[in-house]
Context: one part of a larger RNA
């Protein structure tokens, strides 16, 4: 000075209790253990691993396995030294490809003589090529040798610091107190007075108003139009997009030390940090990464490096996590009918006609996008059918016939259409989430990424 305490005091967190919905029981999906295997590639492992790195494993990706190749290598820099029909392109032949043999076609920079009429030739170097050497490469090991990034504890209120004092010092005081906050957030005291990194503010989003700006929006006012902002016209009004105002305990009562604040109230869309988001101090876990990247040592260099085909990462008696669907009647099935916001889109979105019972095919406007399309929002509300049954719940799982994408869907892809219809009747000990536009119902992956080829 910390750490501990089945020791006090004061506090505070959906930490309990209140309550709603879940998970543990079934079937799928997905990750992991664990077993298998030729290989099932690697790393994460309580809270902080387990829909995690993976914002896309058929080939590719891949780093794993087996089998065919290649070596100076797929790349990068220098040296030497070779060959000129040299680089290059390549029919053709083995091959699963990668690779290997190859006829034949054929270059281009530079600089000097020199033959030549133009045009070309010939000798030197060079780019490239072949052979050699130094190296080159490694998703190989060391996250207990590192940078860097990141999780946690934790959006918790803390962690220091200068100088003075105090103690032989370690060190303490400041930061302890009494009050308040959401806060080391203020006030008030005080041998301490200041600072610094942390709160808070200052960035984005929203929720009211003003202003500017109108190819979105309005019949709000006229005009035309069977209809529709469809047309003329109009920016008023919704709405974009820029910019302003607005909230500050400002006012007003009460309480408090007359302080700081707290409680009530008025006005106001808001109130007392208005909702959310970005932002994570010193430092804890030798915490996680050497497979993002980088890097110190060590190892491997005819192969632990490199191409390629095919396998694998998808295996399947278990175990565990997270999820999705469901066991119905606040449902399920059929028609009919309203309401949305986010975001995308030219090798793209594709209306709309046709053909299909569908997925989804043939044409195809218009959109480079407030303009065209994705886009029918579903729950919801009307009305009918189901009458408590493993059922018109429930949909796994098998068959059959098809669609699409890709070079290619057997291992190993989604998707439609007919059949099949399994287990499941509210889940044991245990457990989890959630305080408001939240729990929980629906919308629902529209999007987001990543490769590969050409140019």
């Nucleotide at each position: 000075u910390g750490a501990c305490g089945g020791g006090g005091g004061c506090c505070c967190g959906c930490a309990c209790a209140a309550g709603c919905g879940g998970u543990g029981g079934a079937g799928c999906a997905u990750g992991u253990g664990g077993u298998u295997u030729a290989a099932u590639u690697c790393g994460a492992u309580g809270c902080u691993a387990a829909c995690c790195g993976a914002a896309g494993a058929a080939c590719c990706u891949u780093a794993c396995c087996a089998g065919g190749g290649c070596u100076u290598g797929a790349c990068a820099u220098g040296c030497c030294g070779g060959a000129g029909g040299u680089a290059g392109g390549g029919a053709g032949c083995c091959g699963a490809a990668a690779g290997g043999c190859g006829a034949c076609c054929g270059a281009c920079c530079c600089g000097g003589g020199c033959c030549u009429u133009g045009g070309g030739g010939c000798c030197g170097g060079g780019a490239g090529c072949c052979g050699g050497c130094a190296c080159a490469g490694g998703u190989g090991g060391u996250g207990c040798a590192u940078g860097g990034u990141u999780g946690u504890c934790g959006u918790c209120a803390g962690c220091u610091c200068g100088u003075g004092c105090c103690g032989u010092g370690a060190g303490g005081u400041g930061u302890u107190g009494g009050g308040u906050u959401a806060a080391g957030u203020c006030c008030c005291g005080c041998a301490a007075c200041g600072a610094g990194c942390g709160c808070a503010a200052c960035c984005c989003c929203u929720g009211c108003c003003c202003c500017g700006u109108g190819u979105u929006g309005c019949u709000a006012a006229c005009g035309g139009g069977c209809g529709a902002g469809c047309c003329g016209a109009g920016c008023a009004c919704u709405c974009g997009c820029g910019g302003g105002g607005g909230a500050c305990u400002g006012c007003c009562g009460g309480c408090g030390a007359c302080a700081a604040g707290c409680c009530g109230g008025a006005g106001g869309a808001a109130g007392g940090c208005g909702g959310g988001g970005a932002u994570g101090a010193c430092g804890u876990c030798a915490a996680a990464u050497c497979a993002u990247c980088a890097u110190g040592c060590c190892c491997u260099g005819g192969a632990u490096g490199c191409c390629c085909u095919g396998g694998g990462c998808c295996a399947c008696a278990c175990a565990c996590a997270u999820g999705c669907u469901a066991c119905a009647a606040u449902g399920g099935c059929c028609g009919g009918u309203a309401c949305a916001g986010c975001g995308g889109g030219u090798u793209g979105c594709g209306a709309c006609c046709c053909c299909g019972c569908g997925a989804g095919g043939g044409g195809a406007a218009g959109c480079c996008a407030a303009u065209c399309c994705c886009u029918c929002a579903a729950a919801g509300c009307c009305g009918g059918c189901c009458u408590c049954a493993g059922u018109u719940c429930g949909g796994a799982u098998c068959g059959c016939a098809g669609g699409c994408u890709g070079c290619a869907a057997c291992u190993c892809g989604c998707c439609u259409g007919c059949g099949u219809g399994a287990a499941g009747g509210c889940g044991g000990a245990a457990u989890c989430g959630c305080u408001a536009g939240u729990a929980c119902g629906u919308c629902g992956a529209a999007g987001g990424u990543g490769g590969g080829g050409c140019c």
RNAcentral holds the full RNA, with entries from ENA.
Predicted 3D model of a 455-nucleotide part of an RNA (small-subunit ribosomal RNA, 3' major domain) from an uncultured bacterium.
The coordinates come from a structure-prediction model, not an experiment, and the mean pLDDT is 83.
Rfam family: Bacterial small subunit ribosomal RNA.